[in-house]
Model confidence (mean pLDDT): 75 of 100. The RNA shown here (Fluoride riboswitch aptamer (crcB RNA motif)) has 74 nucleotides and comes from an Acidobacteriota bacterium. Of the family's consensus pairs, 100% are formed in the model. Taxonomically the source falls in Acidobacteriota (Bacteria, Pseudomonadati). It was read from a public genome assembly, where an Rfam model found it.
RNA sequence: CAUGGCAACGGGAAUGAAGUCUCCCGAAACCGCUUGCGCGACCGAAUGCGAAGGCUGAUGACUUCUGCCACAAC
Numbered sequence: 001c002a003u004g005g006c007a008a009c010g011g012g013a014a015u016g017a018a019g020u021c022u023c024c025c026g027a028a029a030c031c032g033c034u035u036g037c038g039c040g041a042c043c044g045a046a047u048g049c050g051a052a053g054g055c056u057g058a059u060g061a062c063u064u065c066u067g068c069c070a071c072a073a074c
Stems, first nucleotide, its partner, number of pairs: 009026005016065006032055004037050003
């Protein structure tokens, strides 16, 4: 110095906050789906990358709050 394990601590799980639980990470975890197009590759297809268009959801899961949307009643 690198790697592995344990403990503690911290961080993350496609849009905010809190509680509980689960999972993941230690510079990593994380960074949604879909359509055709372009690039690359290529017998062809798949995969990958890039831009463009369209779509769902405030949760990783449960509960609550806030915000947004839809419907109904007063």